[in-house]
Notes: Transfer RNA from Candidatus Micrarchaeota archaeon CG10_big_fil_rev_8_21_14_0_10_45_29, 75 nucleotides, folded computationally. Its Rfam family is "tRNA". It is annotated as a transfer RNA. It was read from a public genome assembly. Taxonomically the source falls in Microcaldota (Archaea, Nanobdellati). The coordinates come from a structure-prediction model, not an experiment, and the mean pLDDT is 81.
RNA sequence: GCUCCCAUCGUCUAGCCCGGUCAAGGACGCAGCCCUCUCAAGGCUGAAGCACGGGUUCAAAUCCCGUUGGGAGCG
Numbered sequence: 001g002c003u004c005c006c007a008u009c010g011u012c013u014a015g016c017c018c019g020g021u022c023a024a025g026g027a028c029g030c031a032g033c034c035c036u037c038u039c040a041a042g043g044c045u046g047a048a049g050c051a052c053g054g055g056u057u058c059a060a061a062u063c064c065c066g067u068u069g070g071g072a073g074c075g
Base pairs, nucleotide, nucleotide: 001074002073003072004071005070006069007068010028011027012026013025020058030046031045032044033043034042051067052066053065054064055063
């Protein structure tokens, strides 16, 4: 230098190939409330996320281009 793969709540992960619902779902964790003498367990509720920029489209986490970071291969 070239090619390919990956990037989503604090963590892990589903959704992407094949664009479309309401509030991007789930587990653990965190906060509040209930329960309890108290704690744990259990129940209810909540906060928190599509790496960045642009394009296509009525509509993009999803498709296209570029950038950044990580990984693999080739030279």